[in-house]
Molecule: RNase P RNA; transfer RNA
Organism: Pseudomonadota bacterium
RNA sequence: GGAGGGGAUCGCACGGUCGCUCGCGCGGCGACGCGCGGGAGGAAAGUCCGGACUCCACAGGGCAAUGGUGGCCGCUAACGGCGGCCCCGGGUGACCGGGGGAAAGUGCCACAGAAAGGAGACGGCCCCGCGCUGCGGCGCGGGGAGUCGGUGAAACGGUGCCGCCGGCACCAGCAGCGGGUCGGUGACGACGCUGCUCGGCAAACCCCACCAGGAGCAAGACUGAAGAGAGGGUUGCGUGGCCCGCGCCCCCUCGGGUGAGUCGCACGAGGCGGACGGCAACGUCCGUCCCAGAGGAAUGACCGUGCGUUUCGCGGCUGCCGCGAAACGACAGAAUCCGGCUUACAGAUCCCCUCCGGCC
RNA sequence: GCCCCCGUCGUCUAGAGGCCCAGGACGCCACCCUUUCAAGGUGGAAAUCGCGGGUUCGAAUCCCGCCGGGGGCACCA
Repeated sequence: GGAGGGGAUCGCACGGUCGCUCGCGCGGCGACGCGCGGGAGGAAAGUCCGGACUCCACAGGGCAAUGGUGGCCGCUAACGGCGGCCCCGGGUGACCGGGGGAAAGUGCCACAGAAAGGAGACGGCCCCGCGCUGCGGCGCGGGGAGUCGGUGAAACGGUGCCGCCGGCACCAGCAGCGGGUCGGUGACGACGCUGCUCGGCAAACCCCACCAGGAGCAAGACUGAAGAGAGGGUUGCGUGGCCCGCGCCCCCUCGGGUGAGUCGCACGAGGCGGACGGCAACGUCCGUCCCAGAGGAAUGACCGUGCGUUUCGCGGCUGCCGCGAAACGACAGAAUCCGGCUUACAGAUCCCCUCCGGCC
Repeated sequence: GCCCCCGUCGUCUAGAGGCCCAGGACGCCACCCUUUCAAGGUGGAAAUCGCGGGUUCGAAUCCCGCCGGGGGCACCA
């Protein structure tokens, strides 16, 4: 200097004029006025996960089903999240992706190929018999083996050697062992002995381990207003299904009325700073702060200056710098609230790491 | 804001891991028949299965993410 990998922050700034909204205080009968303070995000998004909270009387006991997770150890209120570690795969590497079980059972492996799980007589190879012969061999029948070839994503481990119906050595995988010896909390790793080679797919059904009652702020609570009922159900109903307990007079269908106000509504698993512990995620302690709460939905409009990016022009020795002009300034707006994941994003800055090339 | 469904030729639809270089109907085109049209018959053209990634030898189908479309969610008696 170039190329890459991982992480973090900002994402227009300042001033002026007018306008909006919430909280607190004061004034006012009231409408309203004055003062002080606050006023969209890293994703507010998708609604994919987990909860807090609310209701279903209890969510009680159980069953099946359904759904979710899936290496180990930790963090957390919890999670399918996060941290560290182990193993497999990709990459020169920094790093990235993945993770229970195929010897519990069932199922699938199309086409091609002789054959796709203990299968394989297609061509080739070996042995025996018969016939033919131009003496090279060919044809037929029976048997053998899987060591050569072709097919395929995959063919019953791979490679090498030999005195080749078999044997030896190494590697890989699986199983076993006084539940081997050592290290590690553990997943696992290193090593030893014996035996075997019994494919792949579980984002196939399934098995194993663990988790899950149902709905969701349009949940729900209070007040007010209106008020018109009719039919059916008796063992009916009770927030997915079934059973038991328990409870309730209710439950369903059609029709009708209101469709208003207040609460829920923001002090939180909260933010920031420091110390200690921990590899880290994070935890503990101390201090400090209150940082939106609308209700058809508030944050806006205008002006000026500056900043950033791109293009053009001029000047300066390339890079780069200076001046001037124009265009642009991303993704995009809370709606019960948090912890995550995923997706969108013009541009700017910083940190760490890897590889390549050059110079000292 | 929350909950739930759907996406396949121009249109409506089958399709639940190979039999799918995706089937049927309507529409469109051509030919036959008919005096002509219609009806009828025969044939044809027409879909990277909403988009992207993953699992697998192989995906319209299974898994994950994104885009578009549709439905529902208040009290009283």